Transfer RNA from Fermentozyma sake, 72 nucleotides, folded computationally. Rfam family: tRNA. Rfam classes the family as a transfer RNA. Its mean pLDDT, the model's own confidence on a scale to 100, is 82.
């Protein structure tokens, strides 16, 4: 320098262009307990940034940023 892949909640992760974005751990609250822990229930929390296509975008396209890998 060129190319490939990826970016979703605090971490990991699912989601055929279509109603309302999934789950586990972690966090907070309640029940339980003398108390803690365990267990059960509830809650909050996310689509890397900027554009474009579309009636409709996590999904498709472009650029940029970051990370990993390959070639020279």
């Nucleotide at each position: 320098a060129g190319g490939u892949u990826a970016u979703u909640a605090g971490a990991u992760u699912a989601a055929u262009g279509g109603u309302a974005g999934u789950a586990u751990c972690a966090u907070g609250g309640a029940u339980c307990u003398u108390a803690c822990a365990c267990a059960u229930c509830c809650a909050a929390a996310a689509u890397g940034u900027a554009g474009g296509u579309u009636c409709g975008a996590u999904u498709c396209c472009u650029a940029c940023a970051u990370a990993a890998c390959c070639u020279a």